[in-house]
RNA sequence: GCCUCCGUAGCUCAGUCAGGCCAGAGCUUCCGGCUUUUAACCGGAGAGUCGAGGGUUCAAAUCCUUCCGGGGGCA
Numbered sequence: 001g002c003c004u005c006c007g008u009a010g011c012u013c014a015g016u017c018a019g020g021c022c023a024g025a026g027c028u029u030c031c032g033g034c035u036u037u038u039a040a041c042c043g044g045a046g047a048g049u050c051g052a053g054g055g056u057u058c059a060a061a062u063c064c065u066u067c068c069g070g071g072g073g074c075a
Stems, first nucleotide, its partner, number of pairs: 001074007010027004020058001029045005051067005
C1' cells in the first nucleotide's frame, strides 16, 4: 500500500442481509419486596448524538461516501 471483518447502554452482544413497530437482551448498578441477616429469588428504575462527518430518502443503527480506531490476510 491492497483486501476483509469489527465499532450499538458501565461490560458482553443481538438488530444491518430486505430502511419504517418510542433502539433491545443478558450481566452489572440503584431502589423496593421477601428473609432474623446476607445470598438467592421477585418487582421497578437508571444508563445509548448506534465510532465521526457528509449524502440519498417522507423516514437511516441499517443504503452510498470520506475519515478515525481495532483484529486478520496479502505484498